RNA sequence: GGGGGUAUCGCCAAGCGGUAAGGCUAAGGUCUGCAAAACCUUCAUCCCCGGUUCGAUUCCGGGUAUCCCCU
Numbered sequence: 001g002g003g004g005g006u007a008u009c010g011c012c013a014a015g016c017g018g019u020a021a022g023g024c025u026a027a028g029g030u031c032u033g034c035a036a037a038a039c040c041u042u043c044a045u046c047c048c049c050g051g052u053u054c055g056a057u058u059c060c061g062g063g064u065a066u067c068c069c070c071u
Stems, first nucleotide, its partner, number of pairs: 001070007010024003018054001026042005047063005
């Protein structure tokens, strides 16, 4: 220099155009003499900037970070 993959909550991770699942952690609550455990509840502008579209996490372009391959 060329090509490709990945980027979603504190961590892991689904999603393939129509209000973003789940697990762990955390916070609050119930329970308990106090705890632990268990159960209930709560927490997302989807890496950034543009474009397409009635509507974009999703499609397109350009960046950024990171990983892999070629030279």

Predicted 3D model of a 71-nucleotide RNA (transfer RNA) from Paenibacillus silvae. Rfam family: tRNA. It is annotated as a transfer RNA. The same sequence occurs in records of 2 taxa. The RNAcentral record of the sequence draws on ENA. The prediction has a mean pLDDT of 81.